Context: one part of a larger RNA
RNA sequence: UGACGGGGGCCCGCACAAGCGGAGGAACAUGUGGUUUAAUUCGAUGAUACGCGAGGAACCUUACCCGGGCUCGAACGUGGGAAGAAUAUGGUGGAAACAUCAUAGCCAGCAAUGGCUUCUUACGAGGUGCUGCAUGGUUGUCGUCAGCUCGUGCCGUGAGGUGUCGGCUUAAGUGCCAUAACGAGCGCAACCCUUAUCAUUAGUUGCCAGCGGGUAAUGCCGGGGACUCUAAUGAAACUGCCAGCGUAAGCUGUGAGGAAGGCGGGGAUGACGUCAAAUCAGCACGGCCCUUACGUCCGGGGCUACACACGUGUUACAACGGAUGGUACAGAGGGCAGCUACUCCGCGAGGAGAUGCUAAUCUUGAGAGCCAUUCUCAGCUCGGAUCGAAGUCUGCAACCCGACUUCGUGAAGCUGGAUUCGCUAGUAAUCGCGCAUCAGCCACGGCGCGGUGAAUACGUUCCCGGGCCUUGUACA
Numbered sequence: 001u002g003a004c005g006g007g008g009g010c011c012c013g014c015a016c017a018a019g020c021g022g023a024g025g026a027a028c029a030u031g032u033g034g035u036u037u038a039a040u041u042c043g044a045u046g047a048u049a050c051g052c053g054a055g056g057a058a059c060c061u062u063a064c065c066c067g068g069g070c071u072c073g074a075a076c077g078u079g080g081g082a083a084g085a086a087u088a089u090g091g092u093g094g095a096a097a098c099a100u101c102a103u104a105g106c107c108a109g110c111a112a113u114g115g116c117u118u119c120u121u122a123c124g125a126g127g128u129g130c131u132g133c134a135u136g137g138u139u140g141u142c143g144u145c146a147g148c149u150c151g152u153g154c155c156g157u158g159a160g161g162u163g164u165c166g167g168c169u170u171a172a173g174u175g176c177c178a179u180a181a182c183g184a185g186c187g188c189a190a191c192c193c194u195u196a197u198c199a200u201u202a203g204u205u206g207c208c209a210g211c212g213g214g215u216a217a218u219g220c221c222g223g224g225g226a227c228u229c230u231a232a233u234g235a236a237a238c239u240g241c242c243a244g245c246g247u248a249a250g251c252u253g254u255g256a257g258g259a260a261g262g263c264g265g266g267g268a269u270g271a272c273g274u275c276a277a278a279u280c281a282g283c284a285c286g287g288c289c290c291u292u293a294c295g296u297c298c299g300g301g302g303c304u305a306c307a308c309a310c311g312u313g314u315u316a317c318a319a320c321g322g323a324u325g326g327u328a329c330a331g332a333g334g335g336c337a338g339c340u341a342c343u344c345c346g347c348g349a350g351g352a353g354a355u356g357c358u359a360a361u362c363u364u365g366a367g368a369g370c371c372a373u374u375c376u377c378a379g380c381u382c383g384g385a386u387c388g389a390a391g392u393c394u395g396c397a398a399c400c401c402g403a404c405u406u407c408g409u410g411a412a413g414c415u416g417g418a419u420u421c422g423c424u425a426g427u428a429a430u431c432g433c434g435c436a437u438c439a440g441c442c443a444c445g446g447c448g449c450g451g452u453g454a455a456u457a458c459g460u461u462c463c464c465g466g467g468c469c470u471u472g473u474a475c476a
Stems, first nucleotide, its partner, number of pairs: 001476002003473003007470007015460002019423005026315008034306002042053002064301007076124009087104007107114002126290002129288003135284002137279003140275001142273001147186006153162003166177003192267004197235007207224002211222003238261001241255001242253004317416001321375007333364003338357002342353004382413001387408007429452007
């Protein structure tokens, strides 16, 4: 100087407390361990692995296993030699890859030759093989915590200290005062995006108040820019004003005004560094290793196994509910090998026709809710696993191993031990909708969007993590 302490002081955080809803019990989905296997490819492992890499494993992907092929090789470039235009079609063997045969075909240039293909030869190949403890780049975490440093000066023999400490204050090393320090940098804050209000400009594909036309009905038409909205510019919030407290910074207020009040809400933004943290399988790269194989092509299988253990979720155990009928209201997105109105067929998944839209133009049912009826506390009209049958769709192909529909079947489960997680407001809870990936989909996942919409916080003694000062130490 640090680190540590079941030392002290001060302070903060859904850290505790106060509340609300979960997990831990059940079934299923998914990931992991283990076991099994020819293979169950590899990586990630307290917090910071385990719905993670994977934002789509039937083939492909695919790296694994079995079998069948190739060896200048699946792709690209260069030189020498030989043959043939390129190319197209068909046959045979085969699971395919591949091997083999036949037919047609003869480019440019006077020519040499060139382009293209095949064979041969010589170089560069190729490797998801190893090492993340050789690395770059990127990322997680402490932590959006308030810290981490430098120049000059001063103090100290020196390591180093001071500044950065103290008092008050702040979300903040934020600021004020004090001060052997005076300044500065990286962080904080602000500048950026979005949301909440208004104004101006602009009105199409959006809107429709007034006027006119028209319809069974609809901004449908003429028209209009008022309103909503769209999207560009600007205004607006600064403790600016008032009162109280305070030297000041600042704090308090059922204060005023205001759409918004004290950082208005949300996002992006992550200092010096820590964990030899993660990644050589995204990519790049040093070294090592393989080179008729650890490279590469193909068929099939596996990654989907199953006594079991754990994590994350979904659905429930019901009446704040289930079922049936009627009825209302979003936002953000997507769409041409696409989204599809409408009509017909089918109980339905869907099928057949047909129309609009490269989309503020066309298209893509919100659901909880509300109004009725019914069920009456039961393993039930709760719950839907599992299994049987019949189908639909995608796709060369649904056996291993897809999703969905209909009928039947109707398991466990009656609120879950110790323990444990999330959340402070448009939040939790609850309800549906959309997107990426994608032929299809094992999505109950992820990322977004809106609808309905709470409870509680006395307080900081205690648990956990962190910051500053101080103290002890046989630790570095």
RNAcentral holds the full RNA, with entries from SILVA. This is a predicted structure of a 476-nucleotide part of an RNA (small-subunit ribosomal RNA, 3' major domain) from a metagenome. Rfam family: Bacterial small subunit ribosomal RNA. Its family is annotated with ribosome and structural constituent of ribosome in the Gene Ontology. The coordinates come from a structure-prediction model, not an experiment, and the mean pLDDT is 82.